[in-house]
RNA sequence: CAAUCGAAAAGGCAUACCCGGCGAAAGCCGGCGACGCAAAGCCAUGGGUCUAAGGGCACAUCCGCCUACGACCGCCAGGCCGCCGAA
Numbered sequence: 001c002a003a004u005c006g007a008a009a010a011g012g013c014a015u016a017c018c019c020g021g022c023g024a025a026a027g028c029c030g031g032c033g034a035c036g037c038a039a040a041g042c043c044a045u046g047g048g049u050c051u052a053a054g055g056g057c058a059c060a061u062c063c064g065c066c067u068a069c070g071a072c073c074g075c076c077a078g079g080c081c082g083c084c085g086a087a
Base pairs, nucleotide, nucleotide: 005085006084012037013036018031019030020029021028022027035074041080042079043078045077046076047075048072049071050070054067055066056065057064
């Protein structure tokens, strides 16, 4: 110095709920707030999950079924970057 690893220290992020806004929805942004997180930093590449505006089918009305170009990195894997330094 680097890798593995994750004691300590300094910090970091921010679940749910609520408020305001955007969106058809899933969800996202901002504020409050912390369930937790050693990558709970970023990327939608693979898998998975969610929604169905639009489209397709069915039905002439029990509003049903399918579908992502939408969404989730705080679902998993992978890729990239990163704070500290004990065993």
Predicted 3D model of an 87-nucleotide RNA (c-di-GMP-I riboswitch aptamer) from an Anaerolineales bacterium. The sequence was found by an Rfam model in a public genome assembly. NCBI's taxonomy places the organism under Bacteria, Bacillati, Chloroflexota, Anaerolineae, Anaerolineales. Model confidence (mean pLDDT): 87 of 100. Rfam family: c-di-GMP-I riboswitch aptamer. From the family's description: GEMM was predicted in a large-scale screen for bacterial structured RNA regulatory elements.